This is a predicted structure of a 75-nucleotide RNA (transfer RNA) from a Candidatus Woesearchaeota archaeon. RNAcentral holds the sequence, with entries from ENA.
[in-house]
């Protein structure tokens, strides 16, 4: 140079294909309830511009393109 896959919270991910009722779970982090006291449970919070940007739509984490970054194959 080409192709293919991948990118959602501090971390690990679901959700995409088939648009709308989800931006959800799980650790962690705070605060509380239970303890004599911690751990363990239980409760509530807090945290995301869904990699960036553009476009198609009444409506995009989902469809198109363009760029980034990470693998993997080819040359």
């Nucleotide at each position: 140079g080409a192709g293919c896959c991948u990118g959602u919270a501090g971390c690990u991910u679901a959700g995409c294909c088939u648009g709308g009722c989800u931006g959800g779970a799980g650790c962690a982090c705070a605060c509380g309830a239970c303890u004599g006291a911690u751990a363990a449970u239980c409760g509530u919070g807090c945290g995301g511009u869904c990699g960036g940007g553009a476009g198609u739509u009444c409506g995009a984490a989902u469809c198109u393109c363009c760029c980034c970054g990470g693998g993997c194959u080819c040359a």

Rfam family: tRNA. Rfam's curators write: Transfer RNA (tRNA) molecules are approximately 80 nucleotides in length. By type it is a transfer RNA.